[in-house]
The RNA shown here (c-di-GMP-I riboswitch aptamer) has 91 nucleotides and comes from an Armatimonadota bacterium. Rfam family: c-di-GMP-I riboswitch aptamer. About the family: GEMM was predicted in a large-scale screen for bacterial structured RNA regulatory elements. The coordinates come from a structure-prediction model, not an experiment, and the mean pLDDT is 78.
């Protein structure tokens, strides 16, 4: 330096659930908490899917209001593929 490598270490992330906050919701942030995951559970919404449906469109209504379709410009990388970065006991 290249490669292979989670059987073991040190470390590193952090699910339900609680508090406070933002958000119309999905969900997100911080604190606690720890169900997993670790060569990516790091990053990135590119393509699929998955969740939500303020705004806008239809509908019902004489009209408003409510209600009920629809539909990402919202959201999830801890749902798959794709991409980029990259630590290291040990061969």
């Nucleotide at each position: 330096c290249u490669u292979c490598g989670g059987u073991u270490g040190g470390g590193g992330u952090a699910a339900a659930c609680c508090c406070g906050g933002c958000g119309a919701a999905a969900g997100c942030c911080g604190g606690g908490g720890g169900c997993g995951c670790c060569a990516a559970a790091g990053c990135c919404a590119u393509g699929g899917g998955u969740c939500u449906a303020a705004a806008g469109c239809c509908g019902u209504c004489a009209g408003g209001a409510g209600c009920g379709g629809c539909a990402a410009u919202g959201a999830u990388c801890g749902c798959c593929a794709g991409g980029c970065u990259g630590c290291a006991a040990g061969g």